[in-house]
Molecule: transfer RNA
Organism: Actinomycetota bacterium
RNA sequence: GCGGGUGUAGUUCAGCGGCAGAACACGAGCUUCCCAAGCUUGCAACGCGGGUUCGAUUCCCGUCACCCGCU
Numbered sequence: 001g002c003g004g005g006u007g008u009a010g011u012u013c014a015g016c017g018g019c020a021g022a023a024c025a026c027g028a029g030c031u032u033c034c035c036a037a038g039c040u041u042g043c044a045a046c047g048c049g050g051g052u053u054c055g056a057u058u059c060c061c062g063u064c065a066c067c068c069g070c071u
Stems, first nucleotide, its partner, number of pairs: 001070007010024004018054001026042005047063005
């Protein structure tokens, strides 16, 4: 330099163009003499910039980061 893949919550992962979900973690409450466990509840995310579309996490272009291959 060329090609491909991945980027979503603090972490690990889902998500057929139409409300962004789970688990763990974290906060609060319940339970307990206390802790742990358990139960209830809350907090919190689409890498960035454009385009297409009534509508984009999803499709297209560019760009950034990481990973793999080729040279």